[in-house]
Molecule: Bacterial RNase P class A
Organism: Burkholderiales bacterium
């Protein structure tokens, strides 16, 4: 100087004027004045808890995750640490990385055959035939046998190979979700009870009489269960920030400090002015460098741009998406001294 590679923070700041909301005081009211009011990802809703409610969830069956060892954790499919594979010179990144001595099923292409094997060529052995010898025997050809070379291929039978095929292990999971759920509760419509209707119709005990019981619409009051609406759960919680400790780290403990959005058709904005920082495009001036058209490269000015996205019951986490800007460690390469 140049080329990477692991973390970790920020998310424009001031001021002024109009707004919206929680809460708190004042005021009959209207409203006034004090105070609070978006995130790292509030997002996908992909995993894991918390809390509620069904419920009794003890075993099994089914189904679905997870798969190296070892830790952390309230859990987790997340962190960390350590193997072991893979790519990189390296800092470092990635991996669903249990079993093929339980079975099934699958191995493209080549290749005679790809998993109860298999004969293509070549050897070698036995048998049969046909030529040649006098014969031993040599040659050919047809069968059948050895699996020994060769020749396809990632493997050619060897305790092959694939489990992100089924399966086996091993662990782990009840379901449903704040629209959960508790309370409080109009109107209507239904339901219950009691009066009146009403001892009057009917009707039963009983074939007939007393007598007894039942007795409808209607209206009248109570009860209860629900809806509409209201409240509550709803933010003090596996919290935060700080000092010390333990631990290689994830992570825990001890102590001291703080309160830090709770609306709900849903506030948290606009808008001017200035300050900051960076891209981009003009004007111009300064410096180096080229014959030169022009390149770098610093200023000053104007105009634009400053992103991703917004709580909804509450947190651990994973993923995504983000103009820009600060910062720490480290790793390789070239100069110099």
């Nucleotide at each position: 100087g140049g080329a990477g590679c692991c973390g970790g923070c920020c998310a424009g700041g001031c001021a002024g004027c109009c707004g919206c909301u929680g809460c708190g005081c004042c005021g009959c009211a209207a409203g006034g004045c004090g105070u609070g009011g978006a995130g790292g990802a509030a997002a996908g809703u992909c995993c894991g808890g918390g809390c509620u409610c069904c419920g009794a969830a003890g075993a099994g069956c089914a189904g679905g995750a997870u798969g190296c060892g070892g830790g952390g954790u309230a859990a987790c499919g997340c962190c960390c640490c350590g193997g072991c594979g893979u790519g990189g010179c390296g800092a470092c990144a990635c991996g669903a990385c249990g079993a093929a001595g339980a079975g099934g099923g699958c191995c493209a292409c080549a290749g005679a055959g790809a998993c109860g094997a298999g004969u293509c060529c070549c050897g070698u052995c036995a048998g049969g035939u046909c030529u040649g010898g006098c014969a031993a025997c040599a040659g050919g050809u047809c069968u059948g046998g050895c699996g020994g070379g060769g020749g396809u291929g990632a493997a050619a039978c060897g305790c092959g190979g694939c489990a992100a095929c089924c399966u086996c292990c091993a662990u782990c999971c009840g379901g449903a979700g704040c629209a959960a759920c508790a309370c409080c509760a109009a109107a209507u419509a239904g339901g219950c009870a009691a009066g009146c209707g009403c001892c009057a119709a009917g009707g039963c005990c009983u074939g007939c009489u007393c007598g007894g019981c039942c007795g409808a619409a209607g209206c009248u009051u109570g009860c209860g269960g629900g809806u509409a609406g209201g409240u509550g759960g709803c933010u003090c919680g596996a919290g935060c920030c700080c000092u010390g400790g333990g631990g290689u780290a994830a992570c825990c403990c001890c102590g001291g400090g703080c309160c830090u959005a709770g609306a709900g058709g849903a506030a948290u904005g606009g808008c001017u002015g200035u300050c900051a920082g960076g891209g981009c495009g003009g004007c111009u001036c300064g410096c180096g460098g080229g014959c030169g058209a022009c390149c770098g490269u610093g200023g000053c000015c104007c105009g634009u741009c400053u992103a991703c996205a917004g709580a909804a019951c509450c947190c651990g986490g994973c993923u995504u998406a983000c103009c820009g800007g600060c910062u720490g460690g480290c790793u390789c390469c070239c100069g110099c001294u």